Predicted 3D model of a 537-nucleotide part of an RNA (large-subunit ribosomal RNA, domain I) from Salmonirosea aquatica. The RNAcentral record of the full RNA draws on Rfam. The coordinates come from a structure-prediction model, not an experiment, and the mean pLDDT is 85.
Context: one part of a larger RNA
C1' cells in the first nucleotide's frame, strides 16, 4: 500500500407517511367597478420581524340568527384580561374603511405635491365635513340638471387587422392559416335565425349542434395538399316587430289675392304579406288559453340541530389486535383515537331548521297581444338600392365555361301587367319576395364555490411552489427563477451533578415502549473517511 471482515463517522438513497398537486364527474356561480374595483403602499397587537386578519372605529364595531364553555389568529412562553348578564367562534346584514390605483379638482418620478368654492367649529395663518375630471344621451334661458360610460377579469364568442418557420424532400402559385399574434366589442354564453332558402316533375319548410352522407362531388405547380352540399338519423324546437300607403293631433318653413296651396318634422292609430299582402270600400265577428310587472302562498337554498348499537379476558408502553359472548343497521362511506373500531369521538343513512336573495310553482291584480269574407278602379310594400364595367375577397371551387355572397371604384333599373333565384347564357317550368329590425332552447368555456371519483403523483415525483414561493436570488429592464416536508402516543423537549473558558460539546442521572426517537431529531443504502483484526506485497 492492497484485499477482506467488523465497528463507527459521513451521506441522505430507500421504505412508510401526507397538510400539496394532477385529471375528471355532478351541481352552483358566471362577474367586480365612480356607492371608487382588481391590485397595492403605509399602518393597526402589552411585548410584534414574518404570515394572516383588519383600517385612524385599524387581529376589529353594531344588529339579528346559530351555538353553549371556554377564549384573546399562525404562535405551545410571559404579562394582563374577557366570558353562563352567554364570550371566543359560525351565518346573514350593516358601520368604519388612511394613501395610491380607471383615479376623476390641478400636478406628479404611483402610494407624493399644490388648490378653488360651500358649510360648521373657531382667537388663529388652524381643524372637520361636502364638492369641483372627461366623454355620451336626454334636458335646460344657461355645460343647468338627471342618467350612463371609463378600469379589471381564466377560458369560451363575434368583429377589424394578420405573419413566418414549416410542407411541397429545392422554390415562386400553393401549404402552414385566416393559425399565432395585435386591436375593438359583448354575454353567461356569444354568434346565427323565421326563405328574394333548398329541391327537382316528388317534395321540404328559421337557426344552431351531433352522427352519417364522405375523404364522396369537386378544387389542386391536377404536386404537396385542400375538401363541400343534397338527403337521412338524432339533440332542441317558437316565432315576432317595424318602414310605407291611409287616418288623427301638434310644431316649423315658403308663398298668398289671407280663402288656401306647397315643403318638411314629431307623436298616436293603422299595417307587415308571396296560394301575394295591406291601404281604401262594403258586410260579418267582436273574442283575453299567450306575454310582462307586482302582491300573497307553497317548495327548495345559511350557520346549525337530532341521529341506532359492546362488554369481559389475554398479549402489549398503549387494544381498535386475539379469544369469548352480545347488539345496531334506511347508518358495514370516510376520518380520528397510544396498533387494525359498524356499536369510543367526529360523522354517515334518515329526518329537522329562521331571516334575506335567487329559482320553480299556484292564486289574484294591473298592463298588453290575434280577426274573417268579398270588391280590385286608385294608392303602398325598404334606391344611389338591385344589376352592370374594372379591381379584390368569401364559398369545396387557385379566373376557370363560373353561378351565388361581400368590399372599393365608375355607373345605375323596375314598382305587382313588378322583382330575385334554380352554377355561364336563353326559353319553359319550379321556388321565393332583397335592399329595416328582434328572437329562447339544443352548442362553447371554467378565474371561482360545493360535493364526489381515480388500474393519477407521493417530496429529484405531483403545480415553479405540500415549507413566510412567483419568495430568496439573478438581470438596467422586459424577464428568469430555486432549494427547502417527517422527534414522540403525549414535550413527558433531559431537573440535578461532573469535565470544560463556555449559553459549545461530552459523561453521569432522569423521561419515555424506544434517546443509536435529543430537536443537525422516523427509516438511515452507496460513494468517501477512520479504527481494530486477518491475509498478501
Nucleotide at each position: 500500500g492492497g484485499c477482506g471482515c467488523a465497528u463507527g463517522g459521513g451521506g441522505g438513497a430507500u421504505a412508510c407517511c401526507u397538510g400539496g398537486g394532477c385529471u375528471c364527474u355532478c351541481a352552483g356561480a358566471g362577474g367586480c367597478g365612480a356607492g371608487g374595483a382588481a391590485g397595492g403602499a403605509c399602518g393597526c397587537g402589552g411585548c410584534a420581524a414574518g404570515c394572516u386578519g383588519c383600517g385612524a372605529a385599524a387581529a376589529u364595531c353594531g344588529a339579528c340568527g346559530g351555538g353553549g364553555a371556554g377564549c384573546g389568529g399562525c404562535a405551545c412562553a410571559c404579562a394582563c384580561g374577557c366570558u353562563u348578564u352567554g364570550a371566543u367562534c359560525c351565518g346573514u346584514u350593516g358601520g368604519u374603511g388612511u394613501c395610491c390605483g380607471a383615479a376623476u379638482g390641478g400636478g406628479g418620478c404611483a402610494a407624493c405635491c399644490c388648490g378653488g368654492c360651500c358649510g360648521c367649529c373657531c382667537a388663529g395663518u388652524g381643524g372637520c365635513g361636502g364638492u369641483c375630471a372627461u366623454c355620451c344621451u336626454g334636458u335646460u334661458u344657461a355645460u343647468u340638471c338627471a342618467g350612463g360610460a371609463g378600469g379589471c377579469g381564466a377560458a369560451c364568442g363575434g368583429g377589424g387587422g394578420g405573419a413566418a418557420c414549416u410542407g411541397a424532400a429545392a422554390c415562386a402559385u400553393c401549404u402552414a392559416a385566416g393559425u399565432a399574434c395585435c386591436c375593438c366589442c359583448a354575454g353567461g354564453a356569444g354568434a346565427a335565425g323565421a326563405a328574394a332558402a333548398c329541391a327537382a316533375g316528388a317534395g321540404u319548410g328559421a337557426u344552431u349542434c351531433c352522427g352519417c352522407a364522405a375523404g364522396u362531388a369537386g378544387c389542386g405547380g391536377c404536386g404537396a395538399g385542400c375538401g363541400a352540399a343534397c338527403g337521412c338519423g338524432g339533440a332542441g324546437c317558437a316565432g315576432c316587430c317595424c318602414a310605407a300607403a291611409c287616418c288623427g293631433c301638434c310644431g316649423g318653413c315658403g308663398u298668398c289675392a289671407a280663402g288656401g296651396c306647397g315643403c318638411g318634422g314629431g307623436c298616436g292609430g293603422g299595417g307587415u304579406u308571396g296560394u301575394a299582402g295591406g291601404a281604401c270600400c262594403a258586410c260579418c265577428c267582436g273574442a283575453g288559453u299567450g306575454g310582462g310587472u307586482g302582491a300573497c302562498g307553497a317548495u327548495u337554498c345559511a350557520a346549525g340541530c337530532c341521529g341506532a348499537a359492546g362488554c369481559g379476558c389475554c398479549u402489549g408502553g398503549g387494544a381498535a389486535g386475539g379469544c369469548g359472548c352480545a347488539c345496531c343497521g334506511c347508518a358495514g362511506g370516510g376520518g380520528g383515537u397510544g396498533a387494525g373500531a359498524g356499536u369510543c369521538c367526529c360523522g354517515u343513512a334518515g329526518g329537522c331548521g329562521u331571516a334575506g336573495c335567487g329559482a320553480u310553482u299556484g292564486u289574484c291584480a294591473c298592463c298588453u297581444g290575434a280577426g274573417g269574407u268579398g270588391g280590385u278602379a286608385u294608392c303602398c310594400u325598404g334606391a344611389g338600392u338591385a344589376g352592370g364595367g374594372g379591381g379584390g375577397g368569401a364559398c369545396c371551387g387557385g379566373a376557370g365555361g363560373a353561378a351565388u355572397c361581400c368590399c372599393c371604384u365608375c355607373u345605375g333599373a323596375a314598382u305587382c301587367c313588378g322583382g330575385c333565384g334554380g352554377c355561364a347564357c336563353c326559353a319553359u317550368c319550379c321556388g321565393c319576395c332583397a335592399a329595416g329590425g328582434c328572437u329562447a332552447a339544443a352548442u362553447a368555456c371554467u378565474c371561482c364555490u360545493g360535493a364526489g371519483a381515480g388500474a393519477c403523483c407521493g417530496a429529484u415525483a405531483g403545480u415553479g411552489g405540500a415549507c413566510g414561493a412567483g419568495u430568496a436570488c439573478c438581470g438596467u429592464g422586459a424577464g428568469g427563477g430555486a432549494a427547502a416536508g417527517g422527534u414522540g402516543a403525549a414535550a413527558a423537549g433531559c431537573a440535578c451533578c461532573g469535565c470544560g473558558a463556555a449559553c459549545a460539546g461530552c459523561g453521569g442521572g432522569g423521561u419515555g415502549a424506544a434517546a443509536c426517537a435529543g430537536a443537525a431529531c422516523u427509516u438511515g443504502a452507496a460513494a468517501c473517511c477512520a479504527u481494530g483484526c486477518g491475509c498478501c506485497u